The RNA shown here (transfer RNA) has 73 nucleotides and comes from Gallowayella cf. fulva.
RNA sequence: UCCUCCGUGGCGCAAUAGGUAGCGCGUGAGACUGUUAAUCUUGAGGUUGACGGUUCGAGCCCGUCCGGGGGAG
Numbered sequence: 001u002c003c004u005c006c007g008u009g010g011c012g013c014a015a016u017a018g019g020u021a022g023c024g025c026g027u028g029a030g031a032c033u034g035u036u037a038a039u040c041u042u043g044a045g046g047u048u049g050a051c052g053g054u055u056c057g058a059g060c061c062c063g064u065c066c067g068g069g070g071g072a073g
Stems, first nucleotide, its partner, number of pairs: 001072007010025004019056001027043005049065005
């Protein structure tokens, strides 16, 4: 330098013929228990890496850039 895959709550991941961003863990509160743990109920937490473009509408499509993994020279 080129090719390829990836970037989504604190962490690990979903959501792709474009149409309300979900799940697990963790975390706050409550229930249960003599207490803890376990279990159950419920809540908070995301402008989907950045900036543009297309579209009525973008996590998803297009462009440039940033960061990471793999490969080639």
The source organism's lineage runs through Eukaryota, Ascomycota, saccharomyceta, Teloschistaceae and Gallowayella. The coordinates come from a structure-prediction model, not an experiment, and the mean pLDDT is 82.